This is a predicted structure of a 118-nucleotide RNA (Guanidine-I riboswitch aptamer) from a Gammaproteobacteria bacterium. Of the family's consensus pairs, 96% are formed in the model. Its Rfam family is "Guanidine-I riboswitch aptamer". About the family: This family represents a conserved RNA structure found upstream of the ykkC and yxkD genes in Bacillus subtilis and related genes in other bacteria. The prediction has a mean pLDDT of 82.
RNA sequence: GAAUAAGACGGCUAGGGUUCCGGUCUGUAAAAAAAGAUGUCUGGUCCAAGAGCUGUCGACCUGCCGGCGUUAUGUUGCUGCUCUGCAGGUUACACGGAGGGAUAAAAGCCCGGGAGGU
Numbered sequence: 001g002a003a004u005a006a007g008a009c010g011g012c013u014a015g016g017g018u019u020c021c022g023g024u025c026u027g028u029a030a031a032a033a034a035a036g037a038u039g040u041c042u043g044g045u046c047c048a049a050g051a052g053c054u055g056u057c058g059a060c061c062u063g064c065c066g067g068c069g070u071u072a073u074g075u076u077g078c079u080g081c082u083c084u085g086c087a088g089g090u091u092a093c094a095c096g097g098a099g100g101g102a103u104a105a106a107a108g109c110c111c112g113g114g115a116g117g118u
Stems, first nucleotide, its partner, number of pairs: 007057006015047002020044002022041001023038004058091007065080005093113001095116001099111003
C1' cells in the first nucleotide's frame, strides 16, 4: 500500500420498540361499547444482525470429460456455448465508540467491515 465475489437473496434467532391486535388501568352502581392512559405488559402483528444460525443462488480452485484454436508433443490458451458437463473442495478472519438517519417507535436496523484501535 491492498477488501475486490469481505457477493446477492430467502427463512429464522439474540435483540428491539409500540402503529395495529391483545393485556392492564381510569370515570360510571354494574356490565357492554367507545374514549383516554400504559411497553416499568410474558405476548400476536411489526423491525432485526458484516463481526448470530440456516438455506438457495452466485463466485473461485483442483481433477476429469467435451468444444474451438495452437503445438513436434495432453504443448499450450480460451471455453462449458445442445460441445446440454461430471466429481471434489473453498467462500476465511473480524476489537469497535460518540453522533446522526428511517419508520408508529426503537434496536445488534441504516450511515458502517465507517471514525478510531490492534